RNAcentral holds the full RNA, with entries from ENA. A computed fold for a 345-nucleotide part of an RNA from an uncultured bacterium, annotated as small-subunit ribosomal RNA, central domain. Its Rfam family is "Bacterial small subunit ribosomal RNA". Clan: SSU clan. Its mean pLDDT, the model's own confidence on a scale to 100, is 85.
Context: one part of a larger RNA
C1' cells in the first nucleotide's frame, strides 16, 4: 500500500459552526495542465522477465529480446481542470402565511411539603416482614386558622412537538433562534463535506458569594444475618436550589456520521396548502406501526434503510495486560485528552 469493514461481532467522534483541503448542477466558445496518440532521444554494465544456447542436468554462464519510466516534439478535444460569457432545477433572499415543552430574562398563581403562632382535642403516634432506635403529658399524632420559606409545577399530555446535540412542560410580558408551507420577485452554483480550531455540552464534581423547605451521599443508631463497613428503619451534612467562573465526561444511544439522488405498498398520526369544507382525495415537511423487492450471519432493516449508488469525515484490525504506565498538552483540584510494551492465552 492493495484490499476488507464499522446497529448488536473490534470499529460513527457527543454536538455544532467553520479554515485548510477534498468533492462538485445544465449549456456554449476558447485553451490544452491532466488524459489519449504518433515519433525521436534517454533508460550504463549486472540484476528481473522471455526465448535460444554451453558446461553431461541444475546452479551457473553467454547471446537476443524486453519491461513500466522521463525529456523533447507533431496531433486529438470526449471527459477533467483552467479562463471567458450564460441558464434556472441545487443554494440562499424577499413577499405572504403557520405551528410548536426552542432559547434567555422578568412578574405572577394554587395544590402539596416542612417549620413557627394560637385554638380544639388526648395518649399515643411513626415505623416494619416481624420488631426497635425515633418524637410525644415541657400535650405529640390527628383537626382547624394564620403565618414563613424553599423546591417543584397535579390534570390537559400523547409512539405529540421544538431544537444541532446535551435538553425543554403552571401561567403571563418583554427580547429572541430556527423550522415548515405557499408564491416565484431577486441572487446566479454563491453547494456539500470538513484535519488543525473554534462554540455548546445531562448528571456527578470544583471555587466565591447566596440560599437551604423536600429529599439525601459521607456519617451516627436501631434492625437483620455466622458476619452485614449492606439491602430494611430513624435521624442526618455535603449536595439538591440561585448567580457567576471552572470542569468535559454519560449505555452523551437510533449502541447507525453528514449530504444527495433513485427504488412496491397499506395504515395512524402533527403542521400547512388549495376561495367557501365537519367528509373524502391529492401534496409538501415531519413523527409511528405494518410490510415488497434488495440487504443481512441471523434476529431484523425496509422512502426516517442496515436497500442501489456518488462526494467528504470519524474509526477498526485477537483476548487479557489497559483506556493501564511514561512522556507530553489542559485543569484549582478531582480528573481529563492523547496512547505505548514486556509478559500471557
Nucleotide at each position: 500500500u492493495u484490499g476488507g469493514g464499522c446497529g448488536u461481532a473490534a470499529a460513527g467522534g457527543g454536538u455544532g459552526c467553520g479554515u485548510a483541503g477534498g468533492u462538485g448542477g445544465c449549456a456554449c466558445g476558447a485553451u490544452a495542465a491532466g488524459u489519449c496518440u504518433g515519433a525521436a532521444g534517454u533508460a550504463a554494465a549486472a540484476g528481473g522477465c522471455a526465448a535460444c544456447a554451453g558446461c553431461u542436468c541444475a546452479a551457473c554462464u553467454g547471446u537476443u529480446g524486453u519491461a513500466u519510466g522521463c525529456u523533447u516534439u507533431g496531433g486529438a478535444a470526449a471527459c477533467u481542470g483552467u479562463c471567458g460569457a450564460g441558464c434556472u432545477a441545487g443554494a440562499g433572499u424577499g413577499c405572504a402565511a403557520c405551528a410548536g415543552a426552542g432559547g434567555u430574562a422578568g412578574g405572577c398563581g394554587g395544590a402539596a411539603u416542612u417549620c413557627g403562632u394560637g385554638g380544639u382535642g388526648u395518649a399515643g403516634c411513626g415505623g416494619u416482614g416481624a420488631a426497635a432506635u425515633g418524637c410525644u403529658u415541657a400535650g405529640a399524632u390527628a383537626u382547624c386558622a394564620c403565618g414563613a420559606a424553599g423546591a417543584a409545577c397535579u390534570c390537559c399530555g400523547a409512539u405529540u412537538g421544538c431544537g444541532a446535540a446535551g435538553g425543554c412542560a403552571g401561567c403571563u410580558u418583554a427580547c429572541u433562534g430556527g423550522a415548515u408551507u405557499g408564491u416565484a420577485a431577486c441572487u446566479g452554483a454563491c453547494g456539500c463535506u470538513g484535519a488543525u480550531g473554534c462554540u455548546c455540552g445531562a448528571a456527578a464534581g470544583u471555587g466565591u458569594g447566596g440560599g437551604u423547605a423536600u429529599c439525601a451521599a459521607a456519617c451516627a443508631g436501631g434492625a437483620u444475618u455466622a458476619g452485614a463497613u449492606a439491602c430494611c428503619c430513624u435521624g442526618g451534612u455535603a449536595g439538591u436550589c440561585c448567580a457567576c467562573a471552572c470542569a468535559g465526561u454519560a449505555a452523551a444511544c437510533g449502541a447507525u456520521g453528514a449530504a444527495u439522488a433513485c427504488u412496491c405498498g397499506c395504515u395512524g398520526u402533527u403542521g400547512g396548502c388549495g376561495a367557501u369544507a365537519u367528509a373524502c382525495a391529492g401534496u409538501c415537511a415531519g413523527c409511528g406501526g405494518c410490510c415488497a423487492a434488495g440487504c443481512g450471519a441471523a434476529a431484523g432493516c425496509a422512502u426516517u434503510a442496515a436497500g442501489u449508488a456518488u462526494u467528504c469525515c470519524a474509526c477498526c484490525u485477537g483476548g487479557g495486560g489497559a483506556g493501564u504506565a511514561c512522556g507530553c498538552c489542559g485543569g484549582c483540584a478531582a480528573c481529563g485528552g492523547u496512547g505505548a510494551a514486556a509478559c500471557u492465552c